[in-house]
Parts: sequence; C1' cells; structure tokens
RNA sequence: ACAGCAAUCCGUUCUAUCGCUGCAUGGCAACAUGCAGAGGAAAGUCAGGGCAACACAGAGCGCCAUACUUCCUAACGGGAAGGUCCCGGGACGUCGGGAACAGAAAGUACCACAGAAAAUAACCGCCUACCGCAGUGCAAACUGCGCGGUAAGGGUGAAAAUGUGAGGUAAGAGCUCACGCUUGUUGCCGGCAACGGCAGCCAGGGGUAAACCUUAUGGGUUGAAAGGCCAAAUAUACCGGUAUUCCGGAGAAAUCCGAAAUGAGGGCUGCUCGCCCGAACCCGGGGGGUAGGUCGUUAGAGCCCGCCAGCGAUGUCGGGCCCAGAUAAAUGGUAGAAGUGCGGGCAACCGCAUACAGAACCCUGCUUACAGGAUUGUUCACGUG
Repeated sequence: ACAGCAAUCCGUUCUAUCGCUGCAUGGCAACAUGCAGAGGAAAGUCAGGGCAACACAGAGCGCCAUACUUCCUAACGGGAAGGUCCCGGGACGUCGGGAACAGAAAGUACCACAGAAAAUAACCGCCUACCGCAGUGCAAACUGCGCGGUAAGGGUGAAAAUGUGAGGUAAGAGCUCACGCUUGUUGCCGGCAACGGCAGCCAGGGGUAAACCUUAUGGGUUGAAAGGCCAAAUAUACCGGUAUUCCGGAGAAAUCCGAAAUGAGGGCUGCUCGCCCGAACCCGGGGGGUAGGUCGUUAGAGCCCGCCAGCGAUGUCGGGCCCAGAUAAAUGGUAGAAGUGCGGGCAACCGCAUACAGAACCCUGCUUACAGGAUUGUUCACGUG
C1' cells in the first nucleotide's frame, strides 16, 4: 500500500411546467400572491417519560425489571469516565475489544460421557515391618499370593484433594521447612468511590444462580380508537336486582317528603385491606335512535452558531430560526441538468447505477434494514529485554 474486522457520520441538489395539502394576506366568491411540506431509521413496539382519565389518594402480597464505582440526563435496562476480570498480538508495555461484572460462609439442586472415584475415592503402580498360605534352599534367606499401608508417579476427564524445591519415610503425604498461589480478614498509605500498593493472621477441592433461591433498588392501571366540548336524534319502551336503623316535618292512620349512617351491586387493581359511587340520573340483560363538527394536534425536556466550565457525556450564558399537521389520509408527475459511485477511453466524452424505505399525540433511547461515500481505530507493524 492492498485487504479484513470494529466503531462513528453522511446518505442527495437545482431549474422549468402542471397538480395536491397547510398557514398568512387580498377578495362577496371563483381565485391570486408569498412561505412551508415524509426519516436516519418515520420500521419493530423492546424501554423511559411528557400529557389525559380512573381519582382527592394509599398499604401489603403477587408479578416484572435492574445489579462494579462515580457522574450526565426529565427519566431509563440509555450515555460518559474509571475499576476488576477475560480475549487479541510469541512474553511484557503502549493499544483495541467484551462482560447476563450483587451473593456459592443461608438453603435446595446439578456437573453428561469417560474414569477406581466428581468428594466417605484406589484401575495400573509403589511399599510390605507384624501375621497367614505356597514354592526354592541344608540353613540364612529369596519369590509369589493374601491381610495391610499409600495418594508422590501413570491413565480417564473441562475439572481429581493448593504449586515448586529440600528434608523425612518401609513407601509416601503440609508429615516438617523455605518460597509461592487462592478465599476471607486486620492495620497503614493513595483514591470521592469501585479498588490499588505494602505488611500480617486464619483457612485450603472446584464450577454453575440468562438453575430454583437470597439481598438491595425500582415499578398504580389504561392509552390518542386516551380524553373533553358543541350539534343531532330518540324508547331507555321492556326484564331482573337491596333493604335496615336513627332523626326532623306533614297526616287520624296507611303513608309521603328531607337528611344521615350501614349495605346488595359497581369502580380503583391480579388478590387482600383501604377508599369512592350507591333510591335510580345506580348495577346487569336486551333493544331503539343519532353518529356531523371541533379541541387534544405540534412553540417543543425544540433546532443552529459562539464564548466559557468539564478528561468526557453534558451544562450555564449570549445570539439567531420556526422547519408537515393530514383524518381514509397531501408532501407528487413530466423534462433537463448537477452531485456521488462503477466501467470504457490518452483525453474530450460515453454508458450504467443511485440503496433501506413513507409521518398519524409528542419527545429521548435500544434493536433491525440499507446501493454508495467519508473518518477513526485495529490486524500487518514499532520499541525494549
């Protein structure tokens, strides 16, 4: 250099003509003029909120989510910086990437196959003092088997009782010693902290919690077809469902009216408590009529530029801008040119391509799709031993 991998950003523009939607101005109106008109993901609906209703408003359980530290943010499971561990490059350093990085000393459970054995271990091996049996030998003794000891060597496996060395032993073993490793913990130093360094002490089979579980923190539900307002229309005809108590008034009494408490039932919420409505304008069933307009609806946790603060995400301040609001759904058609990429060509120039895709209450993230282009990092490499 090429190529691979990873991350970030961009991902179309102009002119003419005709047409569509919104806003503003003019006009009785038709219409005229001006301005604007689909994204980085508008997709998925995975998250967090704003906003609205339940509702004036809770607690517990269940269920769900998160999980190193500090900071940013309206908030988050997002982002920034750092810590620990792991991966890449022969090792180290610089560098890049990843983490589903709380807890295994609360409990339960699992680790297939192979292997003697996955934690109450002995297949091969090593030793064999005491005791028993057999063989050789005159005997001493030797050999084999049994009984017994062993976990240092070998095998199996992802993993086999903390590693190396020395001593010791019948042979071995933290049995003893020296230097290490790991978990926990104490003290000092550094750091806001997670943690790091140094010096000790106890302990010494591991792994798995996107296994059940434990701990800590957080979460009310529904969702713009949310939810309001105006208009129109009529049959709530009909059926079913609760009463009790106290007080006051009217009345000869039956009874009627008013108010309060409880309560069938309903709502908040999956359940419990609690709270609210609750004599009809309630709850449930069944049925009839109407269904047009308007608000929500786009001025925002908004965008752009700049100084300053900060390692950074980001923030304060100053200046500028207004950039869709449709409601069955507009944001386009045609022609030409430009930009970008690829190919041919000495050049002029010619040809081809231009992806994924389309707002519907709004915003911030995550994930997925994508022709092509740009930038950064890394592999390759450089330095040291």
This is a predicted structure of a 385-nucleotide RNA (Bacterial RNase P class A) from a Bacteroidales bacterium.
The organism belongs to Bacteroidales, within Bacteria.
The prediction has a mean pLDDT of 76.
Its Rfam family is "Bacterial RNase P class A". From the family's description: Ribonuclease P (RNase P) is a ubiquitous endoribonuclease, found in archaea, bacteria and eukarya as well as chloroplasts and mitochondria.